A computed fold for a 349-nucleotide part of an RNA from Parodia microsperma, annotated as small-subunit ribosomal RNA, central domain.
Context: one part of a larger RNA
RNA sequence: UUGGGCGUAAAGAGUCUGUAGGUGGCUUUUUAAGUCCGCCGUCAAAUACCAGGGCUCAACCCCGGACAGGCGGUGGAAACUGUCAAGCUGGAGUACGGUAGGGGCAGAGGGAACUUCCGGUGGAGCAAUUAAAUGCGCAGAGAUCGGAAAGAACACCAACAGCGAAAGCACUCUGCUGGACCGACACUGACACUCAGAGACGAAAGCUAGGGGAGCGAAUGGGAUUAGGUACCCCAGUAGUCCUAGCCGUAAACGAUGGAUACUAGAUGCUGUGCGAUCGACCCGUGCAGUGUUAUAGCUAACGCGUUAAGUAUCCCGCCUGGGGAGUACGUUCGCAAGAAUGAAACUC
Numbered sequence: 001u002u003g004g005g006c007g008u009a010a011a012g013a014g015u016c017u018g019u020a021g022g023u024g025g026c027u028u029u030u031u032a033a034g035u036c037c038g039c040c041g042u043c044a045a046a047u048a049c050c051a052g053g054g055c056u057c058a059a060c061c062c063c064g065g066a067c068a069g070g071c072g073g074u075g076g077a078a079a080c081u082g083u084c085a086a087g088c089u090g091g092a093g094u095a096c097g098g099u100a101g102g103g104g105c106a107g108a109g110g111g112a113a114c115u116u117c118c119g120g121u122g123g124a125g126c127a128a129u130u131a132a133a134u135g136c137g138c139a140g141a142g143a144u145c146g147g148a149a150a151g152a153a154c155a156c157c158a159a160c161a162g163c164g165a166a167a168g169c170a171c172u173c174u175g176c177u178g179g180a181c182c183g184a185c186a187c188u189g190a191c192a193c194u195c196a197g198a199g200a201c202g203a204a205a206g207c208u209a210g211g212g213g214a215g216c217g218a219a220u221g222g223g224a225u226u227a228g229g230u231a232c233c234c235c236a237g238u239a240g241u242c243c244u245a246g247c248c249g250u251a252a253a254c255g256a257u258g259g260a261u262a263c264u265a266g267a268u269g270c271u272g273u274g275c276g277a278u279c280g281a282c283c284c285g286u287g288c289a290g291u292g293u294u295a296u297a298g299c300u301a302a303c304g305c306g307u308u309a310a311g312u313a314u315c316c317c318g319c320c321u322g323g324g325g326a327g328u329a330c331g332u333u334c335g336c337a338a339g340a341a342u343g344a345a346a347c348u349c
Stems, first nucleotide, its partner, number of pairs: 004320003007303002012317001014201004021194003025088004031082001033081002035077009049065002052062003091191001092188003096183004103177007110154001115149007125136002162169002206247006215241002220236004258316006266294011298305002322349003331342004
């Protein structure tokens, strides 16, 4: 490589857009490149295979023949793939009528709480812990009442609920804006699927510059604990956490499960939206889209999965090939750096 695989054993890229490429619905023509059939030429001899013969046999030698296959030529077939032309509407999309939503961006407003400051009352403790101490407090703390400031996050509703490609998204209102679903069937007429390279987005932490800094809090200091304690506990507390502009590009980025399409028993919730029935918006029956639980067949090493498949199939991409060495070294690309991406071998078991 072939084969076999990728939920948990090695293995699905973090997610999407999309180029080349690969693959591709139905009907009728054209063509004959692929495909199939016939014939011809050629594929030196020797070797190998089959039959016969010669050395006493054999090895060996001689003679004859054939299959399969490759390439080329020629004649035909036209179902399938391709090609040409014309069409179709079921895939896909556009327009139309509705609907739901923490989807995104920007602006404005709000209340609770914490902290600090100012003022009043008051007068000895407070705070912390298993217990303490460090710490705060008669220069008036803690407690309580009134006022002010600032930053961050939005209790209840809240859900096995919703939206988004993923990361993710929740106080309220407004503006701008993306996508989805349902209905009816008007239009286009295969316009589709996947996607190497490429591009875009991408939690937290981290980096650069400028702001901001209430609470929390790496580092650090102190107090304890301990044999020690560079920890767990306590008192403080810087970076950071927040905003703006840029960078980084990684996560157990998880459903540890790539995307698309079709098919294959049910039962029962929830969300959105139709239809029937109904006086009716409730209940009931039924359809589509999503999101859960349970379960048959089937699959699986088992666990389990089970119409949201890990079942049955097709197409395309990514990835795996014993453990360690090692996601290391070297080289290259990217980055301000941290580092990221790509990614071995010797050796060893």

RNAcentral holds the full RNA, with entries from ENA and SILVA.